[in-house]
RNA sequence: CGAGUUUGAUCCUGGCUCAGGAUAAACGCUGGCGGCGUGCCUAACACAUGCAAGUCGCACGCUCUCGCGGCAACGCGAGGGAGUGGCGGACGGGUGAGUAACACAUGGGUGACCUGCCUUUCAGUGAGGAAUACCGGCGAGAAAUCGCCGACAAUGCCGCAUAGGCUCUCGGAGUCACACCCAAGAGCAAAGCUCCGCAAGGAGCGCUGGAAGAGGGGCCCGUGGCCGAUUAGCUGGUUGGUGGGGUAAAGGCCUACCAAGGCGACGAUCGGUAGCUGGUCUGAGAGGACGAUCAGCCACACUGGGAUUGAGAACGGCCCAGACUCCUACGGGGGGCAGCAGUGAGGAAUUUUCCGCAAUGGACGCAAGUCUGACGGAGCAACGCCGCGUGCAGGACGAAGGUCUUCGGAUCGUAAACUGCUUUUCCCAGGGAAGAGAAUGGACGGUACCUGGGGAAUAAGCCCCGGCUAACUACGUGCCAGCAGCCGCGGUAAUACGUAGGGGGCAAGCGUUGUCCGGAUUUAUUGGGCGUAAAGGGCACGCAGGCGGUCCAUUAAGUUCAGGGUGACAGUCAUCAGCUUAACUGAUGAAGUGCCUUGAAAACUGGUGGACUUGAGAGCGAGAGAGGGACACGGAACUCCGGGUGGAGCAGUGAAAUGCGUAGAGAUCCGGAAGAACACCAAAGGCGAAGGCAGUGUCCUGGCUCGUUUCUGACGCUCAGGGGCGAAAGCGAGGGGAGCGAACGGGAUUAGAUACCCCGGUAGUCCUCGCCGUAAACGAUGACCACUCGACGUGGGAGGGAUCGACCCCUUCCGUGUCACAGCCAACGCGAUAAGUGGUCCGCCUGGGGAGUACGACCGCAAGGUUAAAACUCAAAGGAAUUGACGGGGACCCGCACAAGCAGCGGAGCGUGUGGUUUAAUUCGAAGCAACGCGAAGAACCUUACCAGGGUUUGACAUGCAUCUGCACCGUCCAGAAAUGGACGUGCCCGCAAGGGACGGGUGCACAGGUGCUGCAUGGCUGUCGUCAGCUCGUGCCGUGAGGUGUUGGGUUAAGUCCCAUAACGAGCGCAACCCUUAUCGUUAGUUGAAUUUCUCUAACGAGACUGCCACUAAAAAGUGGAGGAAGGUGGGGAUGACGUCAAGUCAGCACGGCCCUGACAUCCUGGGCGACACACACGCUACAAUGGUCGGGACAGAGGGAAGCAAACCCGCGAGGGGGAGCCAAUCUCACAAACCCGAUCUCAGUUCAGAUUGCAGGCUGCAACUCGCCUGCAUGAAGCCGGAGUUGCUAGUAACCGUGGGUCAGCACACCACGGUGAAUACGUUCCCGGGUCUUGUACACACCGCCCGUCACACCACGAAAGUCGGCUAUACCUGAAGCCGCUGGGCUAACCCCUGUGGGGGAGGCAGGCGUCGAGGGUGGGGUCGGUGAUUGGGGUGAAGUCGUAACAAGGUAGCCGUACCGGAAGGUGCGGCUG
Repeated sequence: CGAGUUUGAUCCUGGCUCAGGAUAAACGCUGGCGGCGUGCCUAACACAUGCAAGUCGCACGCUCUCGCGGCAACGCGAGGGAGUGGCGGACGGGUGAGUAACACAUGGGUGACCUGCCUUUCAGUGAGGAAUACCGGCGAGAAAUCGCCGACAAUGCCGCAUAGGCUCUCGGAGUCACACCCAAGAGCAAAGCUCCGCAAGGAGCGCUGGAAGAGGGGCCCGUGGCCGAUUAGCUGGUUGGUGGGGUAAAGGCCUACCAAGGCGACGAUCGGUAGCUGGUCUGAGAGGACGAUCAGCCACACUGGGAUUGAGAACGGCCCAGACUCCUACGGGGGGCAGCAGUGAGGAAUUUUCCGCAAUGGACGCAAGUCUGACGGAGCAACGCCGCGUGCAGGACGAAGGUCUUCGGAUCGUAAACUGCUUUUCCCAGGGAAGAGAAUGGACGGUACCUGGGGAAUAAGCCCCGGCUAACUACGUGCCAGCAGCCGCGGUAAUACGUAGGGGGCAAGCGUUGUCCGGAUUUAUUGGGCGUAAAGGGCACGCAGGCGGUCCAUUAAGUUCAGGGUGACAGUCAUCAGCUUAACUGAUGAAGUGCCUUGAAAACUGGUGGACUUGAGAGCGAGAGAGGGACACGGAACUCCGGGUGGAGCAGUGAAAUGCGUAGAGAUCCGGAAGAACACCAAAGGCGAAGGCAGUGUCCUGGCUCGUUUCUGACGCUCAGGGGCGAAAGCGAGGGGAGCGAACGGGAUUAGAUACCCCGGUAGUCCUCGCCGUAAACGAUGACCACUCGACGUGGGAGGGAUCGACCCCUUCCGUGUCACAGCCAACGCGAUAAGUGGUCCGCCUGGGGAGUACGACCGCAAGGUUAAAACUCAAAGGAAUUGACGGGGACCCGCACAAGCAGCGGAGCGUGUGGUUUAAUUCGAAGCAACGCGAAGAACCUUACCAGGGUUUGACAUGCAUCUGCACCGUCCAGAAAUGGACGUGCCCGCAAGGGACGGGUGCACAGGUGCUGCAUGGCUGUCGUCAGCUCGUGCCGUGAGGUGUUGGGUUAAGUCCCAUAACGAGCGCAACCCUUAUCGUUAGUUGAAUUUCUCUAACGAGACUGCCACUAAAAAGUGGAGGAAGGUGGGGAUGACGUCAAGUCAGCACGGCCCUGACAUCCUGGGCGACACACACGCUACAAUGGUCGGGACAGAGGGAAGCAAACCCGCGAGGGGGAGCCAAUCUCACAAACCCGAUCUCAGUUCAGAUUGCAGGCUGCAACUCGCCUGCAUGAAGCCGGAGUUGCUAGUAACCGUGGGUCAGCACACCACGGUGAAUACGUUCCCGGGUCUUGUACACACCGCCCGUCACACCACGAAAGUCGGCUAUACCUGAAGCCGCUGGGCUAACCCCUGUGGGGGAGGCAGGCGUCGAGGGUGGGGUCGGUGAUUGGGGUGAAGUCGUAACAAGGUAGCCGUACCGGAAGGUGCGGCUG
C1' cells in the first nucleotide's frame, strides 16, 4: 500500500466482498510447563447455609465462675454475661436498574454555606437536681415481644454560676456588596476517668467555649458530549415582584397577594436509547466505535413512600404500603447476597460454601488487643499476554512401507533405523529464603531458589492448498452427495465436493462465529459530487439567516504573541531501573492539541463614528417588442339553413365496406346564420421570471435597452420557512358549441384486434368565475459577481469616417446563434450565453429493486398532490465510448439473384433414396441451404455390422513365457444344415545318439478381440459461407483505454486490380500469374494409319497476346472503338479454397484418450433380414406423340477398356446366346454396326401402329446356389398417362436442349455416378423487386449476437409487509373518589419527673411536653373517558423470489402505429386513444 466482482473487450460511476488490528468472548478439534493478569456482558431473577461491623470495664451500675482475705457482709485479683453510656455502623465492599440531568467532565463563584475525628492556638472545667435500662415482683403471648408496679448508676438528662469569646437585634464608619472596625442591649458552656503519690500535687486520656489550618462536603454558574421534525408548539408555581415560612445555605424551595409573563427552528415539548469521566480499541491523521478489569464522580440496595438519630444518612437501621417468601398454637410474627463463597433459574457463556490477618489499610481502645470475605494469598479455567520445552550431532543401501509414474523413475527423505552426546523440562534425595526498621509474629510454603543422582526419557496439534492468497497430484462421486467470504465449483477425465499422498501457514495452540475500527476519499473539515452515471427546487418575490465596495478614526469581541494557574492517580510515549529474560512492576521526564487568568499588538473580520462613488437605485433624453388586461372591428375557410341549375353517383381506402344520395346527394351559383382560429409577412427573428405570447384598432399597464453622468450615498447579493405565478388534462357553477374529438357505435384488417385504417360521435376543446398545482414544467445545466485568444451571422441602440443621403466602412453597449484556442471532462462534449478560473448564498445526491409506495401528517369537492420509510431481495443496476452482429434503416456494387428466354420438376407409371409404419430383424450413420441415385465405384451366399437357431472359450487374428505333445499340412471316408467332431494315410532341418529347432496341437499365464459408448475428449480428412475479396502484421501516428489509422475517400477493375489523394510507410496470407488442357503455327521424332508422305495423326520442345500499335475520352489507372491476327483485353476449360464460422460431418475407412464387455457386447456356422408397404417427400428414367412412331436403305465420332481378359472370321438360334477359336499384354487385335441425321415407304390425331407398366408362358447367361431376391431374350398381355395446382430447378455459347458412346465398381446385376464426342439454339431492356454476398454509413436495451433481448395479466409454491370487524397487552398524561406511614398546622377536655409559684413534708397551680382528635400534603388503590406504542386477527391488497406453465408482443432496429412525460377515459394483459409537452 491494495485486491476480486457489471463488459465480447474498454474507461468511468457505483455498490458488494476480502487481506489487518482488537476482544471481559463463545463453539469445534487438540493440549507439556511456568510467570503476570482476567473471569455472570443474560434474569437490578429468586435465594438454603456460613461468614462480611464492631469495640471500649481507663464512662456506669448489676450479675455469674474461679482464687485470696474474711464467720459473714464485703473487698481485691483473674475470667465471662446482658444492659446504660461513648465512638463507629454515612467508611470499606457490591451493582449500573434509573437518569439526557448541573448527573458527569472542565473552568470558575459562594460577600449565600456546613464540617465529627486530626493539627496549631486562646480561655475554662465551679456548685447542684430529677430520672432510667439492666435488676426485682406481678401479668399477657405458641413465638416475636410487651404491659404494670418497685428500686438504683454514670462521661446519660436538666437548671444555676462564670463569659476572654460567640450568636442575635439596632446604630456609626467603611465596601460595588451584610468583609473588617467601634458602641449599646439580650442570650449562650462543661464530665469526668486512670496512673504515681500518705497528702498536697503532678502526668495522661477526656469535656466546654472561641480563633485558625488541613481534609471532606452543600449550593450556583460558563462551556462540552446521543438519535428522531412521520414529535412544532410547550408552560399555571408556570415567569417575575412583595410579605411570610423553611434550610447549614441563595432560590417558587414552600405559601398568600399582585403583574402576565417564561421557553422554542441556535430545535422547546414529546418519544427512543444511555450511568458520566480519566481512558480503551482502531486510524497516517482528522475521526469512528466503546466506557469490563484499575482510578474519580453519580445513582441504587426486593418495589414505592416517609421521617428519626447524627458532624454527616441510611445495602447487612426504623415506620408505612405492595409483591414474593418463611414460621405459626391462625390470634400473630420473621425476611431482603446489586458484600465473600455457594444454590437454583436464565443463557452460547463466566470459578472455591479455600487459607490468613504475617503484610497494607480501616473501626474501637491509654494500651495489651479485638474485629475486618477490605486486603494478602492459594484453588479452578489455554480466557488473554509473555517466556520455555517436546531434544542435539553424525548417519545412503537413499532400507522397508505409503503415494505418484511416461514403468525409466520420482517423492515422503537424513526423515527413520543405527552410533555418539546433552538434561531445560520430568522423577528421586538433600539444603532452603527475602518479604519483618531493635525484638515477638509468615497464610503463601518446605514455595522460589541451590546442590547431587536417574534417564531421550514425560510432551504436537490445528487450519488451508481454483483466483483474491503461500501451498498439487491420484482415486471416488457424476448439477448427486456436497463446498462457498466474494467471484463461483459439481451434469464421467473436478488442483474448488469426499479420501489419500505430498505441500503451505501458524504453533500449545489452530480454526469458526459474534462485535468494533480500518481498508471506505463509500457522509468527503482534512477529503466527494449534481448536462448524459444518483443528484438544480417548474418560476420569480421575499422575512429570518449567511455573505458583503473605497477611505479615515476609534474599540479590542473574534484573531495573534508572551507570562501565570489548572488539565488527579493510573494509562500513553521516551530514558533508566527491579524480578535469569519478557509479560509485569518502579522512578524521572514529555505529552495531555482544553479551560481560566494577566499583559501586549491592531493587519484582517466584527462593533462605533465620519467621509466617498465605482455596486445599487433615481432623474432627464431617446428606442424596440406576438410582454399583460379590457373593449371594439375585419376578411378567408369549414359546417349548417333557404333558393336556383342539374341528374347519379358521392365519400373513403393498400383494397374495401359501413355512411350519404332519385324524398334529388356530390358539383355549381346566390342569399343567410353560427362558432372557433387568424394564411402570406415568418426568420437560426422579437418579448416575458417561468408557464407562455401572433389578424387590426383604441384605452389601461409591467419590464427591458441605449445615451447623458444631474441626484441619493452601500440603500447590495442570496434565501430555509412563507405568500404569489404556474402548459395540458381534470373538477364545480353558468353560458356556448362551427370544426376537431377520449369514451361509445358501426365497417374493415387479423388466428384474435377491446388497436393502428375508415364512417359517425358524447364529454371536452371556447367564454366568465372558482378550484387543481402537476409535465421530458429541459439548456435534463439554481441565482448573483469578477476574470480569461478569436472568426462568422442576426435583433435593438449610440458614436465616428465617408457621402447629397437613410447605402457602405469602423468603434462600442445590450440580446440571440454557429464554429473554434487555452482550459475542463470518464468520454460525448462545453468553450465570454462555460460544463474554464475564482467568490457568496440556496436546493439536492449517497448501489439496484421494494417505492416516490405503505403508515402518519398537511392540502384538495374529487381525481389526487406534498412530505416520506421499513421488512425482504439481488451482486449488480448504470454512464460514455469500442469492435462486431442485426434492422420490416440509408447509399453504392456484384452474382442465372431477379428480369428476358430455353428446357424441365411438381400430375402418370417405373427405378433409387429417405421419413413413417411394420417386423424376430427390417444393422448403422447422414437432417434446412450444406441429409434424402448421400457413406454404398454396384446387399442372392460372402459383404453384414442386424435377427433366429446351432457351436467355441488364450480364442477367427498378434507377441512372449512355462510345460506336455507329434495325432500337423494335405488327401480320403463317416455323422451333421454347416461350423464342428471322429477314423485312416503321409512328415521338414541339425545331430552318431540323446536331444534341439522350425511348424502344428493340448494345458496354464500374460494377453487377444469388440462396426460396444463418447465426433461435446481428439488426430486426420471433408462439407459450407465462397473462387466471395477479403483477413492480418511490423514500425510510426492518434486515443487514458478497448481500439483506430494503414484497409477510409475520388476514380477504375472480375479482383484490397490499379491510379490519384492521404499520418502513414512497408510487408504477409488471399486475387492475379506460375501448373495442366484446348484453339494457331514452327522444329524434331515416328510404332501405327494397306502404300508414298509434303498432309492427317501421335508426342516432345518451342513460338504466339503484352492494351504492344492506332484513334478518341481521362490528371492517372483505365475505358470505348479499330487494325493486324488462329486467338483481344483474365481467349475457353481445369487444378488451386486466405483469417475464420457452423462444439457442422465422420470413434462405421483409418488412427487415438477415457469408459464399458470378457463361457461374451468376442468368435464360427446355417437360415433369414438389410429387398417388408396404408402412406409422405427427394432425385431420376420413360412417356403422353406427326419436329413423331414403325419398317427398309445410307453417312459421319471422340474418349476409353482388354490376360482368371477383350475376342474376330465362320457355323447354329427369331433372339438373348451357344459353338468356335484367328488375333491382341494392344495407335497393330478386339469390345465396336455410334445414334440423333439423310433417303424411301407406311401410320393420319385415335388412348392410336402413341406409351410401355403389369402379368402369363417359353428361354438364355453368371454363379456352390437366382424361392424370398439378379440381368437378358422371344411370344402374348397392353395399366396410368393427351403436357401437369400452389410452387419450384438448371442454363448466357459450342452453353442449354437433344443424341448416342465408353469407363469404374463387378462372377452376375446401372434409369445412378464419372467421362466422351455428335447435332446445336433462344434471350439479357435493365437493377425497382425476391435470394445470397461485398464496402461505407446509421440506430441498438443484441454479444449464446434477431432462432437475440424482453413486458404485463393469469395459474402454482414460498417469504416479508400494509389494510381489516375486533381482541390482548405495555407506557403515559388527565378528571373524580379513597387515602397508610409521616412531616407541618390547629386543637389538646385525657396524661405529664427536672424549671417557676403557692403550700406544712403529702399536694395544688403555671410554663412546657405527650397521647388522642381535626386539617393540608401524601405512596398506593379504585372509577371514567383519552393519547401513544406493540402483539394477534377471518378476510383482503399489492410486492419479492421461484423449473423449461398459460395468453398475447408492449419496449430495444423507423421494433414493424417513433418513443417517452403529465393527465383523462377505456380494455384479459402487456396496453390503446384523446389533449398538451419533450428529443433521450
Model confidence (mean pLDDT): 86 of 100. Small-subunit ribosomal RNA from a soil metagenome, 1480 nucleotides, folded computationally. Rfam family: Bacterial small subunit ribosomal RNA. The sequence is in RNAcentral, with records from SILVA.